[in-house]
RNA sequence: GGCUGGGUAGCUCAGUGGUAGAGCAGUCGUUUCAUAAGCGACGGGUCGUGGGUUCGAAUCCCGCCCCAGCUA
Numbered sequence: 001g002g003c004u005g006g007g008u009a010g011c012u013c014a015g016u017g018g019u020a021g022a023g024c025a026g027u028c029g030u031u032u033c034a035u036a037a038g039c040g041a042c043g044g045g046u047c048g049u050g051g052g053u054u055c056g057a058a059u060c061c062c063g064c065c066c067c068a069g070c071u072a
Base pairs, nucleotide, nucleotide: 001071002070003069004068005067006066007065010024011023012022013021018055026042027041028040029039030038048064049063050062051061052060
């Protein structure tokens, strides 16, 4: 350099065109003599970035950045 996969919540990841989600973590409540576990609730997102297509884009197309692998 070329090719492939990936970048979404603090972390691990779903979501393949129509309201952005789960688990863990955090906070509060409940329970306990107390802690943990359990149960309930809540907060937390410019979906890597800049454009394009579309009535509508995390999702499709193009450029760029970053990470991993393969190849010369």
The RNA shown here (transfer RNA) has 72 nucleotides and comes from Candidatus Roizmanbacteria bacterium RIFCSPLOWO2_01_FULL_41_22. Lineage of the source: Bacteria > Bacteria candidate phyla > Candidatus Roizmaniibacteriota. The RNAcentral record of the sequence draws on ENA. The same sequence occurs in records of 2 taxa. Its mean pLDDT, the model's own confidence on a scale to 100, is 82. It matches the Rfam family "tRNA". The family's RNA type in Rfam is transfer RNA.